[in-house]
Context: one part of a larger RNA
RNA sequence: CGUUAGAAAGUUGAGGGAAUUGAUCUCUAGUACGAGAGGAUCGAGAUGAGGGAAUCCCUAGUGUUCCUGUUGUUGCUGUCAAGCGCACCGCAGGGUAGCUACAUUUCUUAAGGAUAAUCGCUGAAAGCAUCUAAGCGAGAAGCCCCACCCAAGAUUAACUUUCUCCAUUAGACCCGUGGAAGACUACCACGUUGAUAGGUUGCCGGUGUAAGUAUGGUGACAUAUUAAGCCUAGCAAUACUAAGUGUCG
Repeated sequence: CGUUAGAAAGUUGAGGGAAUUGAUCUCUAGUACGAGAGGAUCGAGAUGAGGGAAUCCCUAGUGUUCCUGUUGUUGCUGUCAAGCGCACCGCAGGGUAGCUACAUUUCUUAAGGAUAAUCGCUGAAAGCAUCUAAGCGAGAAGCCCCACCCAAGAUUAACUUUCUCCAUUAGACCCGUGGAAGACUACCACGUUGAUAGGUUGCCGGUGUAAGUAUGGUGACAUAUUAAGCCUAGCAAUACUAAGUGUCG
């Protein structure tokens, strides 16, 4: 932009995608077969492999915005102490949320139809025979269908319900606060009739007992105050801060 008034929701399904497996084990059965050694077809069940999807409760990784330890320093806070900067995040030990797999859950099933090779029935041409010439069947991991996903630009532009009725209406947009949404767009939540984000408070969780002071020790240091202090993305509560408004129709 179209779908021929404008919208908001919900569907149908033309068509498309995807739809794995010659694995192992058990039973049948130590049966058939075989002198024995050995050892089935068919059928039934179980577990896998590969692939897909979802999720982060568990396990594990990451976690340069969290905590701690520690080395060097001709740097900074006047000095000590306490901190900060730089050195790959300086190095090292852990680690929330999120993301992830090595983790967890789950699907990959069954039936039907038309067939291929092939196997048949009836049956002539050709008094026989013959699955084929007329006719009728069986038959595959393959084809179609079923089940799963997308799907009306399917220009053949589908359908249903509801709203608006010429009116600053239905509705949409701009703008703003944001997001387990995201390159940008888009999508989703919210905009004071408000918990959308930030802040604050509480909780969860992480780290592991802060600084200062006191005591003991010549001192490094230890102990007490102290499960302390600090604390990112998590969960709640709370309008303290920011979401004033306007436009199209």

Background:
A computed fold for a 249-nucleotide part of an RNA from a Candidatus Woesebacteria bacterium, annotated as large-subunit ribosomal RNA, domain VI. The organism belongs to Candidatus Woeseibacteriota, within Bacteria. Rfam family: Bacterial large subunit ribosomal RNA. Gene Ontology terms of the family: structural constituent of ribosome and ribosome. The full RNA is in RNAcentral, with records from ENA.